[in-house]
Annotation:
Predicted 3D model of a 1537-nucleotide RNA (small-subunit ribosomal RNA) from a metagenome. The prediction has a mean pLDDT of 84. Its Rfam family is "Bacterial small subunit ribosomal RNA".
């Protein structure tokens, strides 16, 4: 860093995947140690049990235990005590510190100010007190009540509790001052007033007293009020930052603001209350709904950013739910209180108690999160003077691969073993891997040793220092002694033994590194995507193997990246998704020279802050790492202060190039009214005529003898303006067309007279706004949706045709939509050009029309450069470039549903979601295809000749049929096809029977053999089984081989599957003219050019011309054959002359002329003439010539297509069979027969049949062969054998034709089928199932529906001959031969088929493509729906716990005041105002579920039609309206894509 994945291939668009990185995980499978670190993301769900905050005897009083002392009635009493204990009062601490993150969109948190409006235990500093008193109440005693909890009364005490006094400021408050700040004020000195303090506690040492105690001073220490300061904490203002939704658009009643304090607070402040006043907030998003702790930071990314907010740290907010408030320095208080709700639990029922979101645990929920572990040894906290105590903070162990880091599970030698896997059968691969040898010692194991974490404090001793009157005694520091470790006998070190105890996962189709074999057979599966399986699966499962990673290794989820796929960095909008139909305009971005000034931005400087961790460098420290620990930077941020002033903004001048106004001119279908005029249409009247008219592809419905149409004349009546008309004007867009007149808007131009930035944009807003359509009232001529009739049609709710209502037209009000399009918002300015139209201007010539140049403003074609995927744009940009405004994010679902707004409906603006696809798209290429287009061929059509279907038989085929009817061919291009020979064989098919190393090939082992072979005999249907006789071979190292038999075993053997695993062959298109490549060149690229064009050919044939020049395969030609001449060659072919001879005959002899053989050559090339043509290339015509434009005929058949055919010629991969799926006999079928089709034969006759006579071939065949002549038989044949291995001789007589006779129109002297009867011949063998012959019979059939074949000249028709296979033939088949010999062809419109160019395309399996809609059918989401249900916030009314505050008759009351009564103040009760839960009503909102109902999505082969893609068969689509199974269809307008 990028890859897959739309296409037949390209380039863009543009989605969905994937490789990476992280995790508080989970799950599958494995699992050897250790260090670090982590571990309920779910139910802020419920909680058994234990711990998780107590501490002070140096503040207090008292009990007990224990020591002592005194005293005893011997029970106990009392007294001290540096001790121990558990309550109590009292004081500190329980607001920290541990937990969660429910709520919270908030000054909640982060920054970064600010409080002159503020509060502060302990702690540090500083000054300066601590006097004298006095009254209670637990504890304890006594009664009493309760199951308990606890409670209640009455007595006694004590303090550092608690109250009065006293004294007392620098406190409070008021006066004026200086400073300082300033929106209030604040310091600091001064004067007045003024009310308010306090506790003690231990050591120690002097003194008095006889001593002891005590008190009294002394002195230290803590402790304690007051004042100030300080730290550190806390509280409150305020800027400025971070979520979603406008389908939430208005919100607000203490709400906003004042007064005044009557309130309240440590402060301000509607915090509160009472008056007053109407404000107060929002488009910079108020208010409402959803979501949610936030922050350092974590992940991830080049970065900007996205996501996250676990452990750690900070701030918050919570403590079962909700309410409250005491008490404190500090709470509205997690392990406190009261209340209220819910829940649990105890209960004597009458009451109680209780909160694990502390640390362990338990149940539940979950896919899932751990011991009821040891220590207070360290750090920290709390209390203490202090020891020291409590501390689930913490330190530490235990579980869990959950993460990260490290190590091991062995090193090194060692043979091509088995084994599995493959296979080219030589082999290779596992694999040096094992075994074996050898050596090492980490971890695990044993045995030993053995630490840092500890250093305070205490206490002693010394010593210094404060304090003191002290050598006491204390504070403080130093030194030394002495004692403290949960973890753990743990890190670590040493030694011993032993390879021994320690490898798995995941993937191997392409992204992606790894491939084979088996099984499976669209099964079973796989699967991130894209795809794999349907008999050869590197994709599916198992094996071998390989490739990654390793105590792991994959899946799964999430997230971030790759995604420039929301685009600030760093996209876009003409056709892909995206310009709003068009104006004007409010806010809002934006804004034109030029000067002053100002500093908001902006830039430099510096100063504060940006905690700590965490990141980055650089270093340390566990043997390394991870972790850890130091220094540095960095936290891009924010605030203050100081400068500079380019630029942007503010301010105040100027200015004139933008923009406005002005004056003169100038074009127009611009707009509204009004009039006004011709032509046509329809009708109405009337004249003239008469049978049709109209209408269509052709009709038919309509009209018309009651006079239509036509054609004249006259009238009404709407509605629209031909020509001019343009590629033409005007207009913001819609749109606008006779003429005239009236009013009115806006352009342009030229003048440079005013203004002087007044200017572009433009969210909302507001106007306009085709066509249809509404509403109301008018008109209606023509058109016309719907409608009705006629046609077409398989239907025809259409396209055509008669008709014809809305509507179309006015006037008034709606509607607001279109392909409202240049599918291209708007302004300003920059960037070659060439040619046009419109309105202006200037100058030039010119008498003038006209012309030419130049400038403005429009409209247009082409084009550079540029840009664009291309296609195309290009001064009228989609180009450079700056403003503004609108939009877009895959495809469907949907422009749908809800909610809102708007409309009288129609409906229209706004605009999701679920689910569901890998893909939807654009431009372009190649091809195909088209009921497009142009040229052109072709027995393709016409023209024409025979012909098939129709009868009959023959054949092949399907079909049926059977024990089998063996198998193969299937539209053209399967069907007289494979088969050019099925009775038996063939044969492959069926039954029966037999065989198994085999019918056949090679090897191997044993065993025999003077062999194979031949004759032959029983037995069987035969193979085959026995068994005789006869024979007695070659080679040779003298072993044996070669050859045979048997038996093994190795193998043969298969027409058993796959022609979709193949080779070769073969057929088709097509003998069609055509397919290609190199090289350059264009193109991002598929490609393209060349091969197009303009002529020409049978031809991509051949010229010309050309960004191509050349080449290949193909056309042709070269090969054959056949026409004509030559030469050569003469036998078995020939015979003209010569010359024998026959009854004849090239029969002889001889000849080389001639036919002919057989081989060689020439001959034709458009070569010549002439037109024509581009001077070409060829074409036409002509000579001449045996032949003339490839003379004919065959051979040849490109790149491909059809997964065409053939595994059954053969070959051959894989798969099957292996005493059978081989193999060998016998019989049977392959010949079957209601029935169809192809292909042929023979007919139907007179141009024919028959009979008799007579002519003329070619080309082939021939020894298991052809067979002559003779003879025999009607007659197929037989007999018999000459001659020939064949230009000799045989097959072998040509046949149609000629000549002559006869039939006479008849199912016939036509036709011959079919069937009887004798025969003949092959053959082992004609029953099934062979051919020929005679005789007899003598069917159908009189020229053949719809349809369809062949065939252009030696053809077609027609006549025979021959051959191949073959024993024989079901051959009428097939290849050949040659004999006779025609008609036609105008032409290319039309059917089929093909070439080439262009042109649409939504096709590419390619028009037999593609495709669209209701209907049925199943799944799935999801709207609507009477209602049912349940969450959420709120409002109003009720009712009102705790509690604070207010008030107070009653009632109860130690301290103060007073002699006393009684006051003062307190306290209970009571009212009162708030006030939670609760109740009641009435709505809003989100969900859930619903009979029933909408439409949608998806589903291998369902039903109707064909709508669209090609002119898609009526061009299509847009909007509106009707209509109609459906897809549509039709009217009106618009777009052309």
């Nucleotide at each position: 860093a990028g890859a897959g994945u739309u296409u037949g291939a390209u380039c863009c668009u543009g989605g969905c995947u994937c490789a990476g990185g992280a995790c508080g995980a989970a799950c599958g499978c494995u699992g050897g140690c250790g260090g670090c670190g982590u571990g309920c993301c779910u139910a802020a769900c419920a909680c058994a049990u234990g711990c998780a905050a107590g501490u002070c005897g140096a503040a207090c009083g008292a009990g007990u235990c224990c020591a002592g002392g005194c005293u005893u009635u011997c029970g106990g009493g009392u007294c001290u005590g540096a001790g121990g204990c558990g309550a109590g009062u009292g004081g500190c601490g329980g607001a920290c510190g541990g937990g969660u993150g429910a709520g919270u969109a908030a000054c909640a948190c982060g920054u970064g100010a600010g409080c002159a409006a503020u509060c502060u235990g302990u702690c540090c500093c500083u000054g300066u007190g601590u006097g004298g008193g006095g009254g209670a109440c637990a504890a304890c005693c006594c009664g009493g009540g309760g199951a308990a909890a606890c409670c209640c009364g009455g007595g006694c005490u004590a303090a550092u509790a608690c109250c009065g006094c006293a004294u007392g400021g620098g406190c409070a408050g008021g006066c004026a001052c200086u400073u300082c700040a300033u929106a209030g004020g604040a310091a600091g000195a001064g004067c007045c007033u003024g009310g308010g303090a306090a506790a003690g506690a231990g050591g120690c040492c002097c003194u008095c007293u006889u001593u002891a105690c005590a008190a009294u001073g002394g002195u230290c220490u803590c402790a304690u009020g007051c004042a100030g300061g300080g730290a550190g904490g806390a509280g409150c203002u305020c800027g400025c930052g971070g979520g979603c939704u406008a389908u939430c658009a208005g919100c607000c009643a203490g709400u906003u603001g004042g007064u005044a304090g009557u309130g309240g607070u440590a402060a301000c402040g509607g915090c509160c209350u009472a008056c007053c006043g109407a404000g107060g907030c929002g488009a910079c998003g108020a208010c409402a709904g959803c979501u949610a702790c936030g922050g350092g930071g974590u992940c991830u990314g080049a970065g900007a950013g996205g996501a996250c907010g676990a452990c750690c740290c900070c701030g918050c907010a919570c403590a079962u739910u909700g309410g409250a408030a005491c008490u404190g320095a500090g709470a509205c208080a997690c392990g406190g209180u009261c209340c209220a709700g819910a829940c649990u639990c105890c209960u004597a029922c009458g009451g109680g108690a209780g909160g694990c979101a502390g640390c362990a645990g338990u149940g539940g929920g979950g896919a899932a999160u751990u011991u009821u572990g040891g220590g207070c040894a360290a750090u920290g906290g709390c209390c203490g003077c202090a020891a020291g105590g409590c501390u689930g903070a913490c330190c530490c162990a235990g579980c869990g691969a959950c993460g990260c880091c490290g190590c091991g599970u062995g090193u090194g030698g060692g043979a091509u073993a088995c084994g599995c896997c493959u296979c080219u059968c030589g082999g290779g691969g596992u694999g040096u891997a094992a075994a074996c040898c050898a050596c090492u010692g980490u971890c695990a194991g044993a045995g030993g040793g053995g630490a840092a974490g500890a250093a305070u404090g205490a206490u002693g001793c010394a010593g210094g220092u404060g304090c003191g009157a002290a050598u006491a005694g204390u504070u403080u520091c130093u030194g030394c002694a002495u004692g403290u470790g949960a973890c753990g006998g743990u890190a670590c070190c040493c030694u011993c033994a032993a390879a021994g105890g320690a490898a798995g996962c995941a993937c191997c189709g392409g992204c992606u590194a790894a491939c084979u074999c088996c099984g499976u057979g669209c099964c079973a599966g796989c699967a991130g995507c894209c795809g794999c399986g349907g008999u050869a699966a590197u994709a599916c499962g198992g094996a071998g193997g390989g490739u990654g990673c390793a105590a792991g290794c994959g899946u799964u989820g999430u997230u971030c990246g790759g995604a420039u796929u929301u685009a600030c960095u760093g996209g876009g909008c003409g056709u892909a998704a995206a310009g709003c139909g068009c104006g004007c305009g409010c806010a809002g971005g934006u804004g034109g020279g030029u000067g002053u000034g100002c500093a908001a931005g902006u830039c430099g400087g510096a100063a504060g802050u940006g905690a700590a961790a965490u990141c980055u460098c650089g270093a340390g420290g566990c043997u390394c790492a991870a972790c850890c620990u130091c220094g540095a930077g960095g936290c891009u941020g924010c605030u203050c202060c100081c400068g500079a002033a380019a630029c942007u903004g503010c301010u105040c001048g100027c200015c004139u190039a933008g923009g406005g106004a002005c004056u003169g001119g100038u074009a127009g279908a611009g707009g509204c009214u009004g009039g006004u005029a011709g032509a046509a249409u329809u009708c109405c009247c009337g004249g003239u005529g008469u049978a049709g008219c109209g209408g269509u592809g052709g009709a038919a419905u309509g009209c018309g003898u009651a006079g239509a149409g036509a054609u004249c004349g006259g009238g009404a009546a709407g509605a629209a303006u031909a020509c001019c008309u343009g590629u033409g004007g005007c207009g913001a867009a819609g749109g606008c067309g006779g003429c005239c007149a009236g009013c009115u808007g806006g352009g342009c131009c030229a003048g440079a007279u005013c203004c002087g930035a007044c200017a572009c944009u433009g969210a909302g807003g507001c106007g306009c706004g085709a066509a249809a359509g509404c509403g109301u009232g008018g008109g209606g001529a023509g058109c016309a949706a719907a409608c009705a009739g006629g046609a077409u049609u398989a239907g025809a709710u259409a396209c055509c045709c008669u008709g014809g209502u809305a509507g179309u037209c006015c006037a008034c009000g709606c509607c607001g939509u279109a392909a409202a399009c240049g599918a291209u918002g708007g302004g300003c300015a920059c960037u070659a050009g060439g040619c046009g139209c419109u309105g202006g201007u200037g100058g030039g010539a010119g008498c003038g029309a006209c012309c030419c140049c130049u400038u403005c403003a429009g409209u247009g074609c082409c084009g550079u450069a540029g840009c664009u995927a291309a296609c195309g744009c290009g001064a009228u940009a989609a180009g450079u470039g700056c403003c503004c405004c609108g939009c877009c994010u895959g495809g469907g679902g949907a422009g749908u549903a809800c909610g809102g707004c708007c409309g009288c409906a129609a409906g229209g603006c706004u605009g999701a979601a679920a689910c569901u696809c890998a893909a939807a798209g654009g431009a372009a290429u190649u091809g195909a295809c088209g009921g497009g287009g142009g040229c052109c061929c072709g027995c393709a059509c016409a023209a024409g000749c025979g012909g098939u279907g129709g009868a009959g038989c023959a054949u092949g085929u399907g079909g049926u049929u059977u024990a089998a009817u063996u198998c193969g061919a299937a539209g053209c291009a399967a069907c007289g096809c494979g088969a050019a020979g099925a009775a038996c064989c063939u044969u492959a098919c069926c039954c029966a029977g037999g065989u198994u190393u085999g019918a056949c090939a090679u090897g191997c082992a044993c065993g025999g053999g003077a062999a194979a072979c031949c004759c032959u005999c029983u037995u069987g249907a035969a193979g085959g089984a026995g068994g005789g006789g006869a024979c007695c071979u070659c080679c040779u190292u003298c072993g044996g081989g070669a050859c045979c038999c048997g038996u093994g075993g190795a193998c043969a053997g298969g027409u058993g599957c796959u022609g979709c695993a193949u080779g070769g062959c073969u057929g088709u298109c097509g003998u069609c003219a055509g397919c290609u490549c190199g090289u350059g060149u264009c193109g991002u690229g598929a490609g393209a050019u060349g091969u197009u064009g303009g002529g020409u050919u049978a031809a991509g044939u051949c010229c010309c011309c050309c960004a191509a020049c050349g080449a290949g395969c193909g056309c042709a030609a070269c090969c054959c054959u056949u026409g004509c001449c030559c030469c050569g060659u003469g036998u078995u072919g020939c015979u003209a002359a010569c010359a024998g001879g026959u009854a004849a005959u090239g029969c002889u002899g001889a000849g080389g002329a001639c036919u002919c053989u057989c081989g060689g050559g020439g001959g034709a090339c458009u070569g010549c003439c002439g037109g024509c043509g581009u001077c070409a290339a060829g074409c036409c015509g002509g000579a001449g010539g045996a032949a003339g434009g490839u003379g004919g005929g065959g051979a040849c058949g490109a790149c491909g297509u059809c997964a065409a055919g053939u595994c059954a010629u053969c070959a051959u991969g894989g798969c099957c069979c292996u005493u059978a799926c081989g193999c060998c006999u016998g019989g049977g079928g392959c010949u079957a027969c209601a029935c169809a089709c192809g292909u042929g034969c023979u007919a139907c006759a007179a141009u024919g049949g028959c009979c008799a006579g007579g002519a003329c071939a070619g080309a082939g065949g021939g020894c298991u062969g052809c067979a002559a002549g003779a003879c025999u038989g009607c007659a197929a044949a037989g007999u018999g054998g000459a001659g020939c291995g064949a230009a000799u001789c045989c097959c072998a007589u040509a046949a149609a034709c000629c000549u002559g006779g006869u039939c006479c129109a008849a199912g016939u002297u036509c036709g011959g089928a079919u069937u009887g009867c004798g025969g003949g011949c092959u053959g082992c063998a004609a029953c099934u199932c062979g051919c020929c012959c005679g005789c007899a019979u003598g069917a159908a059939g009189c020229c053949g529906g719809a349809a369809u074949c062949g065939c252009u000249a030696g053809u077609a028709a027609u006549c025979g001959c021959g051959g191949a296979u073959c024993a024989g033939c079901u051959a009428c088949g097939c290849c050949g031969c040659g004999g006779u010999g025609a008609a036609u062809a105008c032409g290319u419109u039309c059917c089929c088929g093909g070439g080439c160019c262009u042109u649409g395309u939504a096709c590419a399996c390619a028009c037999c493509g593609c495709c669209c809609g209701u209907c049925a059918c199943g799944c799935c989401a999801u709207g609507g729906a009477a209602g049912c249900c349940g969450g959420g916030a709120g409002u109003g009314c009720c009712c009102g716990a705790a509690g604070u505050c207010c008030g107070u008759g009653u009632c109860c009351u130690a301290a103060c005041c007073g002699c006393a009564a009684g006051g003062a103040g307190g306290g209970a009760g009571c009212g009162g105002c708030c006030g939670a839960a609760g109740g009641c009503a009435a709505g809003c909102u989100c969900g859930g579920u619903g009979a029933c109902u909408g439409g949608g999505g998806c589903g291998a082969a369902g039903u109707c039609g064909u709508a669209a893609c090609a002119a898609g068969g009526u061009a299509g689509c847009c909007g509106u309206a009707g209509g109609g199974g459906a897809a549509c269809c039709u009217g009106c307008g618009g777009c052309u894509g």